[in-house]
RNA sequence: GGGCCUGUAGUUUAACGGUCAAAACGAUACUCUUAUAAAGUAUAGAAAAUGGUUCGACUCCAUUCAGGCCCA
Numbered sequence: 001g002g003g004c005c006u007g008u009a010g011u012u013u014a015a016c017g018g019u020c021a022a023a024a025c026g027a028u029a030c031u032c033u034u035a036u037a038a039a040g041u042a043u044a045g046a047a048a049a050u051g052g053u054u055c056g057a058c059u060c061c062a063u064u065c066a067g068g069c070c071c072a
Base pairs, nucleotide, nucleotide: 001071002070003069004068005067006066007065010025011024012023013022018055027043028042029041030040031039048064049063050062051061052060
């Protein structure tokens, strides 16, 4: 320098272009217990960025950014 892939909660993953972006683990609070653990209930928490297509975009398209792989 060229090509390809990936980017969603603190972490690991889902979601056919259409109802409030879902789950597990983790965090916080409460219940339970003499206390802890376990268990149960509740709460908070996320679309890499910009633009475009569309009635409607995590999803499709373009560019940029970050990471990874291959070639030179």
The prediction has a mean pLDDT of 81. Predicted 3D model of a 72-nucleotide RNA (transfer RNA) from a Candidatus Yanofskyibacteriota bacterium. Its Rfam family is "tRNA". Rfam links the family to the GO term triplet codon-amino acid adaptor activity. The family's RNA type in Rfam is transfer RNA. The RNAcentral record of the sequence draws on ENA.